This is a predicted structure of a 78-nucleotide RNA (c-di-GMP-I-GGC riboswitch aptamer) from a Desulfuromonadaceae bacterium. The model forms 85% of the base pairs in the Rfam consensus. The coordinates come from a structure-prediction model, not an experiment, and the mean pLDDT is 84. The organism belongs to Desulfuromonadaceae, within Bacteria.

RNA sequence: UACCGAAAGGGCAAAGCCGGAGUAAUCCGGUGACGCAAAGCCACGGAUCCUGUUUGUAGGACCGCCGGGUUGCCGAAG
Numbered sequence: 001u002a003c004c005g006a007a008a009g010g011g012c013a014a015a016g017c018c019g020g021a022g023u024a025a026u027c028c029g030g031u032g033a034c035g036c037a038a039a040g041c042c043a044c045g046g047a048u049c050c051u052g053u054u055u056g057u058a059g060g061a062c063c064g065c066c067g068g069g070u071u072g073c074c075g076a077a078g
Base pairs, nucleotide, nucleotide: 003078004075005074011036012035016031017030018029019028020027021026034064040070041069042068044067045066046065048061049060050059051058052057
C1' cells in the first nucleotide's frame, strides 16, 4: 500500500407510528432501530415500481436490488 473486517470513537437509519407534499411510485420532518464499512455521493447500465399513452413509446420513482463511476474514517488477526 492492496485485499480484508476484530476492537474503539463517531456516523447512517429498515419496518411501524404521527404530521406534511405528490394522481401514484415515493419523498420531507419527528419518533423508532432491522440492519449497514461506503446504508456517503452520482439514475450511468440492468432490474423493480408508478403515471400517461396515438401501443411506437414518453415522463417519473428507487442507489438500504445488482453492476459501474467518484470521494472517504479506524487498523486486530491473516